Predicted 3D model of RNase P RNA and transfer RNA as a complex of 419 nucleotides. It holds a member of the Rfam family "Bacterial RNase P class A". The family's RNA type in Rfam is ribozyme. Its mean pLDDT, the model's own confidence on a scale to 100, is 76.

[in-house]
RNA sequence: GUAAGACAGGUAAUCGCAGCUGCAUGUGCCGAAAGGCAGCAGGUGAGGAAAGUCCGGGCUUCACAGGGCAGGAUGCCGGAUAACGUCCGGUGGAGGCGACUCCAAGGAUAGUGCAACAGAAAUGUACCGCUUUCUUUUUGAAAGUAAGGGUGGAAGGGCAGUGUAAGAGACUACCGCCCCGCUGGUAACAGCGGGGGCAUAUGUAAACCCCAUCCGAAGCAAGGCCGGAAAAAGACCAUGUGGCGGCCCGUCACGUCUUAGGUUGGCCGCUGGAACCUGCCGGCGACGGCAGGUCUAGAUAGAUGAUUACCCAACGACAUAACCCGGCUUAUCGUUUUGC
RNA sequence: CGAAUGGCGGAAUUGGUAGACGCGCUAGACUCAAAAUCUGGUUUCCACAAGAAGUGAGGGUUCGAUUCCCUCUUCGCCC
Numbered sequence: 001g002u003a004a005g006a007c008a009g010g011u012a013a014u015c016g017c018a019g020c021u022g023c024a025u026g027u028g029c030c031g032a033a034a035g036g037c038a039g040c041a042g043g044u045g046a047g048g049a050a051a052g053u054c055c056g057g058g059c060u061u062c063a064c065a066g067g068g069c070a071g072g073a074u075g076c077c078g079g080a081u082a083a084c085g086u087c088c089g090g091u092g093g094a095g096g097c098g099a100c101u102c103c104a105a106g107g108a109u110a111g112u113g114c115a116a117c118a119g120a121a122a123u124g125u126a127c128c129g130c131u132u133u134c135u136u137u138u139u140g141a142a143a144g145u146a147a148g149g150g151u152g153g154a155a156g157g158g159c160a161g162u163g164u165a166a167g168a169g170a171c172u173a174c175c176g177c178c179c180c181g182c183u184g185g186u187a188a189c190a191g192c193g194g195g196g197g198c199a200u201a202u203g204u205a206a207a208c209c210c211c212a213u214c215c216g217a218a219g220c221a222a223g224g225c226c227g228g229a230a231a232a233a234g235a236c237c238a239u240g241u242g243g244c245g246g247c248c249c250g251u252c253a254c255g256u257c258u259u260a261g262g263u264u265g266g267c268c269g270c271u272g273g274a275a276c277c278u279g280c281c282g283g284c285g286a287c288g289g290c291a292g293g294u295c296u297a298g299a300u301a302g303a304u305g306a307u308u309a310c311c312c313a314a315c316g317a318c319a320u321a322a323c324c325c326g327g328c329u330u331a332u333c334g335u336u337u338u339g340c
Numbered sequence: 341c342g343a344a345u346g347g348c349g350g351a352a353u354u355g356g357u358a359g360a361c362g363c364g365c366u367a368g369a370c371u372c373a374a375a376a377u378c379u380g381g382u383u384u385c386c387a388c389a390a391g392a393a394g395u396g397a398g399g400g401u402u403c404g405a406u407u408c409c410c411u412c413u414u415c416g417c418c419c
Stems, first nucleotide, its partner, number of pairs: 001340007009311007017045002020042004028037003047318001051329002054327005059219004066249004071215005076090005091105001092103004106210002111208002113204003127149002129145006157175002160172003176198001177196008223268004232259005240254004275294008341416004347363003356403001364382006383393003396412005
């Protein structure tokens, strides 16, 4: 230099905060009720990102979520996984002397659009130049020509030779491209051979689009249960309203609207889980399997802080869970390990 | 879900010269003086010119990005 990790101040004491377990247990206390509880003892108590809420899944409810259109996402190949836009291993390409790193990497011979300015011309083109013919003092006109010049990000395969009036894949070798076959590989692809003269042939799909695959919607203020309170007046009447979320179909349920009034309590969901640690086995690896061990926050205005002493090179960065996991992205003082 | 462009408001979109227009500021004219009005200037670097940078920040796609894509910052709206 490069790649992959680990830690995120420690120990002790005191005070304070939030849950849990045991005793207290019921004839007590709080409350209208549902329901909750003093005190004592023990033990536990944020992160690698708890963050952004960008993807994916679990869970819950809505018709167990049906058909079509629209819409969205992904995009080399194979695998891992509950799933993914994530990860692993390969292929191809790009960068680096190198270890190594990076890539939204399907299709531009399905179609459409766009390419300002410059330039003759931006998809099929003759401005200069070259050649021939006509005219001719020159100028000029017609035809041919993409070798050379000029413009541009880009000029229609590249380069050399043959050839030609000058030229040109017109022809030839090599390279490139396309097609076919064989061999290797699961495949992407690679190697070899043959063919096509190349009118498939500029770029752009992070332009529309085409192809392939996937996607029902909303979210813990989801949602379930219990207790309490209120439950009145008026208008209209079914081609209406709602479940159903952009539209249509289909299907199910139901009277609708306005005004007035009542409720803001409690319990569950809630943390034991695709969980973590150790060992062995399978696999290049992501990961999977088996055995043993551990229990590791759960609030509802929302808990982690303060003081003292000692240690350390460092008084210690970014930052505080709110249903839970797997990722991504971003922030981060420093210390430290290993491979190359 | 949407927005961010001079000092302020705001324009520029099938991607093609960024800053139109208004307000403000500033210089001049008019006036004895001021207001109003008229004329000129006004993104930054730079004395001028030329040139370069510049649309919240950083990257990417493209010949070319205010415009398209990704990440972040700030603000607003809805459930």